[in-house]
The prediction has a mean pLDDT of 83. A computed fold for a 94-nucleotide RNA from a mouse gut metagenome, annotated as THF (Tetrahydrofolate) riboswitch aptamer. Its Rfam family is "THF (Tetrahydrofolate) riboswitch aptamer". A reference for the family is Ames et al. (2010), "A eubacterial riboswitch class that senses the coenzyme tetrahydrofolate", Chem Biol.

Formats: sequence, structure tokens, C1' cells
RNA sequence: CAGAGUAGGAGCGGCGCGUCAAGUGCCGGCGGAUGGGAGGUCGCCGCCGGACGAAGAAAGCUUGUCUUUCGCGGUGCCGUCUCCGCAUCCGCUG
Repeated sequence: CAGAGUAGGAGCGGCGCGUCAAGUGCCGGCGGAUGGGAGGUCGCCGCCGGACGAAGAAAGCUUGUCUUUCGCGGUGCCGUCUCCGCAUCCGCUG
């Protein structure tokens, strides 16, 4: 001097949830984990409080808080070829 490597994100696939409204996203507070080590946030996760807010339709029947199908939701989890991807100090490889 160069490189490898995180949490996680996107695309894709699968199994689900909601659509009789949870979830997602937003604001505030608290906490947690996070390249091999230490450590940390403007990234990620969890909890509490607050504000806001939706796309349903068809069919069946035994009429239900039911079943099925097609959709919808900035929807949950898992998997994986691909792409993106930690500033600082130390370490690893060349």
C1' cells in the first nucleotide's frame, strides 16, 4: 500500500399472518447484540408510551369468529446463488 471478514439490506424461493386491522412505517424514552479482539452509531433488534393509517372481491355450504380461490399489506419467519455492506485502535493475509 492492497485484500479478507459483521450486524444487516435488496432481489429470488418456500411456509405463514392480517384484511371483523394486527403487522409495517413515524415520534419519544429505556435496553440489547453487532468483522478475529476491544469498542461504538447516523445502521440493526426488543420493550413501553404517543400520533397516523388500509383493498378487498367471488364461490361453496352446515350461515360461521367457517372453508376455498384470486388479490391486497411499504406484512412475519426461514433458506439461498447474486449484489450492497462497520468509521476508530489492535490483529489476520499478500